[in-house]
RNA sequence: UGGCUCAGGAUCAAACGCUGGCGGCGUGCUUAACACAUGCAAGUCGAACGAGAAAGCGAACUUCGGUUCGUGAGUAGAGUGGCGCACGGGUGAGUAAUACGUGGGUAAUCUACCCUUGAAUUUGGGAUAACAUCGCGAAAGUGGUGCUAAUACCGGAUAAUAUCAAUUUGACCUUGGUUGAGUUGAUCAAAGAUGGCCUCUUCUUGAAAGCUAUCGUUUGGGGAUGAGCCCAUGCACCAUUAGCUUGUUGGUAGGGUAAAGGCCUACCAAGGCGACGAUGGUUAGCUGGUCUGAGAGGAUGAUCAGCCACACUGGAACUGAGACACGGUCCAGACUCCUACGGGAGGCAGCAGUGGGGAAUUUUGCGCAAUGGGCGAAAGCCUGACGCAGCAACGCCGCGUGAGUGAUGAAGGUUUUCGGAUCGUAAAGCUCUGUCGGCGGGGAAGAAACUACUAUCGGAUAAUACCCGGUGGUACUGACGGGUACCACAAAGGAAGCACCGGCUAACUCCGUGCCAGCAGCCGCGGUAAUACGGAGGGUGCAAGCGUUGUUCGGAAUUAUUGGGCGUAAAGAGCGUGUAGGCUGUUUUGCAGGUCAGAUGUGAAAGCCCGGGGCUUAACCCCGGAAGUGCAUUUGAAACCGCUGGACUUGAGUAUGGGAGAGGGUAGUGGAAUUCCUGGUGUAGAGGUGAAAUUCGUAGAUAUCAGGAGGAACACCGGUGGCGAAGGCGACUACCUGGACCAAUACUGACGCUGAGGCUCGAAGGCGUGGGGAGCAAACAGGAUUAGAUACCCUGGUAGUCCACGCAGUAAACGUUGUUCACUAGGUGUAGCGGGUAUUGACCCCUGCUGUGCCGCAGCUAACGCAUUAAGUGAACCGCCUGGGGAGUACGGUCGCAAGAUUAAAACUCAAAGGAAUUGACGGGGGCCCGCACAAGCGGUGGAGCAUGUGGUUUAAUUCGACGCAACGCGAAGAACCUUACCUGGAUUUGACAUCCCGGGAAGUCACUCGAAAGAGAGACGUGCCUUUCGAGGAACCCGGUGACAGGUGCUGCAUGGCUGUCGUCAGCUCGUGUCGUGAGAUGUUUGGUUAAGUCCAGCAACGAGCGCAACCCCUGUCUUCAGUUACCAUCAUUAAGUUGGGGGACUCUGGAGAUACUGCCCCGGUUAACGGGGAGGAAGGUGGGGAUGACGUCAAGUCCUCAUGGCCCUUAUGUCCAGGGCUACACACGUGCUACAAUGGUAUGUACAAAGGGUUGCAAGCCUGCGAGGGUGAGCCAAUCCCAUAAAGCAUAUCUCAGUUCGGAUUGGAGUCUGCAACUCGACUCCAUGAAGUUGGAAUCGCUAGUAAUCGCGGAUCAGCAUGCCGCGGUGAUACGUUCCCGGGCCUUGUACACACCGCCCGUCACACCAUGAGAGUUGGCUGUACCAGAAGUUGUUGGACUAACCGUAAGGAGGUAGGCACCUAAGGUAUGGC
Repeated sequence: UGGCUCAGGAUCAAACGCUGGCGGCGUGCUUAACACAUGCAAGUCGAACGAGAAAGCGAACUUCGGUUCGUGAGUAGAGUGGCGCACGGGUGAGUAAUACGUGGGUAAUCUACCCUUGAAUUUGGGAUAACAUCGCGAAAGUGGUGCUAAUACCGGAUAAUAUCAAUUUGACCUUGGUUGAGUUGAUCAAAGAUGGCCUCUUCUUGAAAGCUAUCGUUUGGGGAUGAGCCCAUGCACCAUUAGCUUGUUGGUAGGGUAAAGGCCUACCAAGGCGACGAUGGUUAGCUGGUCUGAGAGGAUGAUCAGCCACACUGGAACUGAGACACGGUCCAGACUCCUACGGGAGGCAGCAGUGGGGAAUUUUGCGCAAUGGGCGAAAGCCUGACGCAGCAACGCCGCGUGAGUGAUGAAGGUUUUCGGAUCGUAAAGCUCUGUCGGCGGGGAAGAAACUACUAUCGGAUAAUACCCGGUGGUACUGACGGGUACCACAAAGGAAGCACCGGCUAACUCCGUGCCAGCAGCCGCGGUAAUACGGAGGGUGCAAGCGUUGUUCGGAAUUAUUGGGCGUAAAGAGCGUGUAGGCUGUUUUGCAGGUCAGAUGUGAAAGCCCGGGGCUUAACCCCGGAAGUGCAUUUGAAACCGCUGGACUUGAGUAUGGGAGAGGGUAGUGGAAUUCCUGGUGUAGAGGUGAAAUUCGUAGAUAUCAGGAGGAACACCGGUGGCGAAGGCGACUACCUGGACCAAUACUGACGCUGAGGCUCGAAGGCGUGGGGAGCAAACAGGAUUAGAUACCCUGGUAGUCCACGCAGUAAACGUUGUUCACUAGGUGUAGCGGGUAUUGACCCCUGCUGUGCCGCAGCUAACGCAUUAAGUGAACCGCCUGGGGAGUACGGUCGCAAGAUUAAAACUCAAAGGAAUUGACGGGGGCCCGCACAAGCGGUGGAGCAUGUGGUUUAAUUCGACGCAACGCGAAGAACCUUACCUGGAUUUGACAUCCCGGGAAGUCACUCGAAAGAGAGACGUGCCUUUCGAGGAACCCGGUGACAGGUGCUGCAUGGCUGUCGUCAGCUCGUGUCGUGAGAUGUUUGGUUAAGUCCAGCAACGAGCGCAACCCCUGUCUUCAGUUACCAUCAUUAAGUUGGGGGACUCUGGAGAUACUGCCCCGGUUAACGGGGAGGAAGGUGGGGAUGACGUCAAGUCCUCAUGGCCCUUAUGUCCAGGGCUACACACGUGCUACAAUGGUAUGUACAAAGGGUUGCAAGCCUGCGAGGGUGAGCCAAUCCCAUAAAGCAUAUCUCAGUUCGGAUUGGAGUCUGCAACUCGACUCCAUGAAGUUGGAAUCGCUAGUAAUCGCGGAUCAGCAUGCCGCGGUGAUACGUUCCCGGGCCUUGUACACACCGCCCGUCACACCAUGAGAGUUGGCUGUACCAGAAGUUGUUGGACUAACCGUAAGGAGGUAGGCACCUAAGGUAUGGC
């Protein structure tokens, strides 16, 4: 940088798991617009009309069967008629616009009921249902005949300010407008009902006409409400959907509608839409709002509210004010049901409910008491709207499950370092309270209207009547609910769970498990000490809920308007030109589209917010306000943007004069070189390579000379020089031609910048056609290399490279940096053109513009870096990016002859991929340096025999550990028993060992039996020390017993301490402060010298310091001094002899103390340095030699079997004791050694010289004895005295004479010695005999640089005995030019995709299985286009040949109507053919 993930959080119409006390308020099929049993959801009016029961009861009559009358009752039910059924309720299938939201228009319209205001309510007529009767039918239903009413239907009259036509005229206005005054003509009405009263007329009791009141009816005006239509604008995705359209776009005329309109028809014209996304496809009801968010936004559209659409699927109309109608009609289709098979019926997306689907969503409840609706004058009826109740923790809100006190910090649990800690004042106990629940008492509000009665007022009227309107009083009405709120009663009683506790993230321990079982949101946890799994204790969080899953927003500035980027992280198109578009210099006039300000209207209610109020509080509800950033209208302003007119010159351009240039194109010319050909000279090789070979050459190559042919490319100049937009351009000349630059004036007057699409150009390679072809050279062939070598190397060689004309259109086409403009320190080169000063002139110097480089400030950047040629600061426009892989791939489209290019996904998969820089490590990278690292040497190992260790094998056991260097003569400085840990067998259980307690006894000594021993049994002797109150007690020891415990060489060195190895005695490893860097880190510690050394010097943003180096310590080398016994002996004495209890203190030596060496001195080099080279002196010279000494760290190096120790395991055994065996086995392999193979030797004899050690359970002289190992005896010595103890190689002489030997000594036989309880398994040594392999060792490999290697012997530890091993000692005593290479190491630098760090990381093929995707002969389904067939119902038109009450009529008929036919349109259906 960037994705993934979580938290903080919220969200929900949720579901699932565990759990569940109460109440309030809400919510409840998100899936199958799947199918539905049953009940209910739309009726009402008798004050519009005709007709009108029955049961029951009562009465009368009776032939006792019944009949009649009254009542029931003008009731029920049905019918005509009116109004309603278009509201209310449901659902979201369709619909991306005939929808919805917002704002307008209607001068283009309608509106039943309602309100208000005028006028009127006249006169006639004919039918029809009900009903009766006769039929048909299974049913649903239906036909004929006959009777009858109306507020049903029809005719006439009258009528306007209604409508229409013509016409005159005014005002406002402007589509068919409103309004005023007129004229003429035409057209259209009606219905009554109920109550009351007789003032007027007639009969005259009272009624009728009438009057009056109310309601209704008709016709106008106005209003209100509701609706229709039109316009603007907003509102999803896909361009891998780019072109769509024929009633299509417009006009004229006509039709149609309430109404404008191609809405429909005829004719005419050819238009209309589209990159500001048409057309097509996919998805989706829209909105107020809801959730989230700081906001901008994002997601969503359950409940509530507005609009739309739909009502089994598709089509259609009728009625009506309103429907193309959820509970109406007709037709078609699918499905279900009934059927007498002829035919019928139905539509829960109303409320309940059922099946089905699904993770999932309720009662077939009560009531019209309230609110609302329909009808009615009203009572009232209807109302699954609604109000309530039921179910569901589904959500929100509230309450409770007790409060106070209570420390022996009870018991118990858990844990423990065994002390304790914790659950925990928690419990118990004591004192209180009474919410919820419970019992049974009391007990509201939701109810007020209507209506009736009454009182009263007003209106109307002739009227105190009736009626209408108002006011007061009384009466009536509750589903919820045998109740609730609320008030009283008793009682701590009935009421807590869920998740989590590794980090994010609040909360820790024990046990179990042991990469198993499991967990997990991400990182990740689990392989024997798991705070991560499971359980427990404890804790944390929330709480009647808690978790999980899912969803949305957030965090995510991770699509960035607010608010991101593109040099290297993903990202600048290969370059230009230019269309649309976007942006655009200075000044001025006008307009007012944008803009700004004010006002008005609207932005429904609910919701959000604020204030107030009501439920005990809250949720919830009510009231008021604000807000709603929007739209529209209107008034103003004129700075800015825009438009319009005028002016300007600085942007841009033109003209003039110059010089520069591999800029482009065409034609011609040139020389050098390669190759080929011809000829000459000439002879055996040439060529090529790391080395070779293929190849060429005696048919004459290579070499060399001369001549000729042909093609391609242009050495030197040549340069981070030039030109071009990029690709690119390099010999010379000519012609044609583009652009840039400089200088000075003049002109045009913004003419400019960028640029989606479009178009041109575009390296190499490739393709097509035709040429050309010298060299080079894919493919190909051969030779090499190699394990192989389809490569690198070599020899050949074809396309191609070249030319012409086309195609292609890509590159690390890169400055990985789009174009243009402006601004912002400098320095220094270089190319082109100018100016200035000075000069005779040139150079130099100063300076301007343009290009091209380097360095560098500010600034920027993650850093690297960029830095006037920006990656800085701003402006304009374009292109591009959004985790890695899949993939620049598939499919589709476009282009191409093809290759292919371009545009460009998804499934699936991962938790990363990536950039820059840092520290290390690494490199068959570089530089410098060191080391027995190589080289130069010497001697070995590897071959033989043996010794020893290891592996392997074997075994009852062959105990265990150690495994490159850094395990393997290692632990082990010494396994016959012991050791010993292993095996077999025999024993033992408080134990072989320690502490505590109890009982007994001193301890102990001697000896017996059994046994392999351990052990068991039995016996004898024996009494100590201290204190004492004399009973006894104490200390030590022994025996017996109980339990705490002991014990374990059992496991884990990957739980550890300690110790050790190794890199490495390599020169390194760090810190403080400062400084630099965002940071990791850097600096110091790098650099130049120098050193064995980070040793020292000089320099330096470092200055200092620490651990290491060095020195200090020990041994050794020289000297001095002190001291001389057991050491020494020059001199004196003495002896065989330093030997001597004379002597000496000189020397050697011993052991104390000192000295000495420091680059101190000289010369040279070097920076007047450090230091180096040489020299003198000196015993020693540059660290004199050796030792001890081992920085930070690495290797989970080694060790639990030295010791210590956590955890685990065993506890009559994995402890302990004992005997025997094993660790010693033996086809084999390896390591380390010894002895050899011989003459630099062996053997024999003689002979010389050490050092360092050890010695009383010891070393042992001497003497005797044995061939010898040894034995016997035993002086001396606790050691500078005595002993071990002869040093050997060497030297001298002799012999052997190159052989399996007089080399070599293995092996074996015999005989012995010593140690030891004991030499069989299994010791060492001696003697005699035997006499193996081996004749110098393949590949490979080890050690060593001076008193070293090599060689020679001596001693010691361990140890009874046992040494070729180990640790020491001295004797003799060799080679290195040098740092190219191998190995290891140090410093600096560089690259890195490594960081368990090259023993790293990592790529591809193949095999098998599975997942996802592409293609695929095809197959199936869905949607849709086109052409055609056919065509139900129905509207409209048309038709005359059927039928026909009202009207006309001179009675014949007509008008009108009904049904039928026909025509157009058209749903379902069908055929054919396409698309997705």